[in-house]
Molecule: transfer RNA
Organism: Candidatus Woesebacteria bacterium RBG_16_42_24
RNA sequence: GCCGACGUAGCUCAGCGGUAGAGCAACGCUUUUGUAAAGCGAAGGUCAGUGGUUCAAUCCCACUCGUCGGCUCCC
Numbered sequence: 001g002c003c004g005a006c007g008u009a010g011c012u013c014a015g016c017g018g019u020a021g022a023g024c025a026a027c028g029c030u031u032u033u034g035u036a037a038a039g040c041g042a043a044g045g046u047c048a049g050u051g052g053u054u055c056a057a058u059c060c061c062a063c064u065c066g067u068c069g070g071c072u073c074c075c
Stems, first nucleotide, its partner, number of pairs: 001071007010024004018055001027041004048064005
């Protein structure tokens, strides 16, 4: 330098055009003499960024940034 995959809650991930979800963690409540376990509840998101397409974009397109992998050149 070229090609590809990925970027969504604190963490691991789903969702692939129609107002964003799960598990775990943390928090509150019940239970217990207390803790753990168990059950219940509420909260937590500029969907990496900018622009475009569309009535409507996490999703499609372009560019940028970041992470990972492959190939190539030079030393």